[in-house]
Notes:
Transfer RNA from a zebrafish metagenome, 69 nucleotides, folded computationally.

């Protein structure tokens, strides 16, 4: 200097109610397990400020990871 940080994991999300898949929990099915189906839990959006009626999103500083010089 570039790039990224959002659920346990992998990732979405035009400045206007933060979601999906997997995982977890419960139930159905099954002799049992697995598979399948249904429901459901889980968030200080890295930290602190600023702008705005409103910020995951825009601006500034800092922290951490990766890459380059």
């Nucleotide at each position: 200097g570039a790039u990224g940080g959002u659920a346990g994991c992998u990732c979405a999300a035009u400045g206007g109610u933060a979601g999906a898949g997997c995982a977890g929990u419960u139930g159905a099915c099954u002799u049992u397990u697995a598979a399948u189906c249904a429901a459901u839990u889980g968030g200080u959006u890295g930290u602190g400020g600023g702008u705005u009626c409103g910020a995951g999103u825009c601006c500034c500083a800092c922290c951490c990871g990766u890459c380059c010089c």
Its mean pLDDT, the model's own confidence on a scale to 100, is 80. Rfam family: tRNA. The family's RNA type in Rfam is transfer RNA.